[in-house]
RNA sequence: GCCUCGGAUGGCGUCACACCGUGAACCUGGUCAGGGCCGGAAGGCAGCAGCCAUAAGCGGUCACUGACGGGUGUCCGGGGUCCG
Numbered sequence: 001g002c003c004u005c006g007g008a009u010g011g012c013g014u015c016a017c018a019c020c021g022u023g024a025a026c027c028u029g030g031u032c033a034g035g036g037c038c039g040g041a042a043g044g045c046a047g048c049a050g051c052c053a054u055a056a057g058c059g060g061u062c063a064c065u066g067a068c069g070g071g072u073g074u075c076c077g078g079g080g081u082c083c084g
Base pairs, nucleotide, nucleotide: 001082002080003079004078005077006076007075008074009073010072012069013068014067015066016065018061019060020059021058022057028053029052030051031050036045037044038043
């Protein structure tokens, strides 16, 4: 010098967490115009659309944190029947 094993630390990648957005004809929740149903009435009941929120999912960010990975940088150490 080369090969190989291990350690420390850094970088990179992926994922998770976190955050943002999006996100359900009915099969989620809330509020439920109109209309419907019950009622003599008062009133009550269920509830579509709309609106609001949200699950899974999807997209983005990912400084920090965690896990994992490598033909990854540096440093340290062990081994070799290898080369000079």
A computed fold for an 84-nucleotide RNA from a Coriobacteriia bacterium, annotated as Bacterial small signal recognition particle RNA. It matches the Rfam family "Bacterial small signal recognition particle RNA". Rfam's curators write: The signal recognition particle (SRP) is a universally conserved ribonucleoprotein involved in the co-translational targeting of proteins to membranes. Rfam classes the family as a non-coding RNA gene. NCBI's taxonomy places the organism under Bacteria, Bacillati, Actinomycetota, Coriobacteriia. A source record names the gene ffs. Its mean pLDDT, the model's own confidence on a scale to 100, is 76.